RNA sequence: UGGGAUGGCCAAGACGACCGCUGGAUCGGUUAGCCGAUCGAGAGGAAAGUCCGGGCUCCACAGGGCACGGUGCUGGGCAAUUCCCAGCGAGGGUAACCUCGGGCAAGCGCAACAGAAAGCAAACCGCCGGAUCCCCGUUGGUUCGGUAAGGGUGAAACGGUGAGGUAAGAGCUCACCGGCCGGUUGGGUGACCAGCCGGGCCAGGCAAGCCCCAUCGGGAGCAAGACCAAAUUAAGGACUUAGGCGGCCCGUUUAGUCCUAGGGUUGGUCGCUUGAGCGGUCAGAGUAAUCGGCCGCCUAGAUGAAUGGUCGUCGCCUUGGUUUUCUUAGGAAAAGCAAGGAACAGAACCCGGCUUACCGGUCGCCUGACCGC
RNA sequence: GCGCCCAUAGCUCAGUUGGAUAGAGCGUUGGACUACGAAUCCAAAGGCCAGAGGUUCGAAUCCUCUUGGGCGCACCA
Numbered sequence: 001u002g003g004g005a006u007g008g009c010c011a012a013g014a015c016g017a018c019c020g021c022u023g024g025a026u027c028g029g030u031u032a033g034c035c036g037a038u039c040g041a042g043a044g045g046a047a048a049g050u051c052c053g054g055g056c057u058c059c060a061c062a063g064g065g066c067a068c069g070g071u072g073c074u075g076g077g078c079a080a081u082u083c084c085c086a087g088c089g090a091g092g093g094u095a096a097c098c099u100c101g102g103g104c105a106a107g108c109g110c111a112a113c114a115g116a117a118a119g120c121a122a123a124c125c126g127c128c129g130g131a132u133c134c135c136c137g138u139u140g141g142u143u144c145g146g147u148a149a150g151g152g153u154g155a156a157a158c159g160g161u162g163a164g165g166u167a168a169g170a171g172c173u174c175a176c177c178g179g180c181c182g183g184u185u186g187g188g189u190g191a192c193c194a195g196c197c198g199g200g201c202c203a204g205g206c207a208a209g210c211c212c213c214a215u216c217g218g219g220a221g222c223a224a225g226a227c228c229a230a231a232u233u234a235a236g237g238a239c240u241u242a243g244g245c246g247g248c249c250c251g252u253u254u255a256g257u258c259c260u261a262g263g264g265u266u267g268g269u270c271g272c273u274u275g276a277g278c279g280g281u282c283a284g285a286g287u288a289a290u291c292g293g294c295c296g297c298c299u300a301g302a303u304g305a306a307u308g309g310u311c312g313u314c315g316c317c318u319u320g321g322u323u324u325u326c327u328u329a330g331g332a333a334a335a336g337c338a339a340g341g342a343a344c345a346g347a348a349c350c351c352g353g354c355u356u357a358c359c360g361g362u363c364g365c366c367u368g369a370c371c372g373c
Numbered sequence: 374g375c376g377c378c379c380a381u382a383g384c385u386c387a388g389u390u391g392g393a394u395a396g397a398g399c400g401u402u403g404g405a406c407u408a409c410g411a412a413u414c415c416a417a418a419g420g421c422c423a424g425a426g427g428u429u430c431g432a433a434u435c436c437u438c439u440u441g442g443g444c445g446c447a448c449c450a
Stems, first nucleotide, its partner, number of pairs: 001369001003367002006364005013314007021042002024039006044344001048355002051353005056221004063250004068217005073087005088101005102212002107210002109206002124151002126147008134137001159177006178202002180199008225270004233261001235260005242254004263449003277297006284291002316341005322335005374446007383399004392430001401417005423439005
């Protein structure tokens, strides 16, 4: 210099003026319905998807078993997690780094087409042996058998190389290498790593197929739920050997509850925003995620749903042409002018994550390439 | 706001333990029949199975994300 990898932060561009919108506090007025003035506040990193987890509320104080569903290397963090951190193993990349993660040597199942054979393998060609026929061959035909070393098919064909062995071959035997199983030594909390001994044991793939093992999960959701006001049938049905507890059984609980059809209202208050909250700090603990101590702060709470609009100045980006400067042509830089642009998107009970969308700006850290000193 | 479901040809639908050419009916186009139409018969075209990524030898089918569409849920007696 120009690539790559990774992690943060900001983000209706900033400021001012005017006109509005929704809450809050204070003051004043009032026909008690509200109205006015002043002050102060008013969208996000994802508010989104609703994919996980938790708080909260109700059902029962949320119990047991089965079923069903989720998760899945190890250790740690957290209120909890399909999250985060650190490590282990496998794969990819020159590297920084990224992706993946129980079990197929428990059982069942699946594998089209091609191919001889596709799951306690298999004889199409080939190789070898016996019998037999003939044109009597070291070389042909038929038939019986042996053989997985070679060819060919396939996504996949039952370890690799070499030697011995054999009619030809084969872990059939042996040496080395690779894998697996059993035992054992050392290191590590552990996943696992490094060895030693024994066994020819050679065992394929798929569990985002059923399943097995371990572990977790009761269900519903603020339209939860509580209260006030208005108005409407006092309809039908199920029940104590019952109903509810969202599938079943147990168990428990209730004295009325549930279901169906029709009707009425489409109002108000609470829940509602102070919370696993935000900011700073400690040469705090820890490799880190995170946790702890101290200090400071209050930072939307609307309910057809506010958080906006106009103007001015300045700044950023793109394009166009102008001027000046530099330069070997090309071209580069600066100044001011004109036009255009500025994303994704918007709270709705609240949090912690993940995922997805996104014009850009900015700050680190790491890696490899080229050039110069 | 919360919960749940669906997407295959122009339309309506099949397609299940994942298997290679993805089918059917109606419609469309062409031909036959007819004096001409309808009906009938024959033939053809038309699909990246909503989109993307993954698992697998192989995906319409299994998993994840996205897009579009649909359904249900208020309170009172």
Two RNAs folded together computationally: RNase P RNA and transfer RNA, 450 nucleotides in total.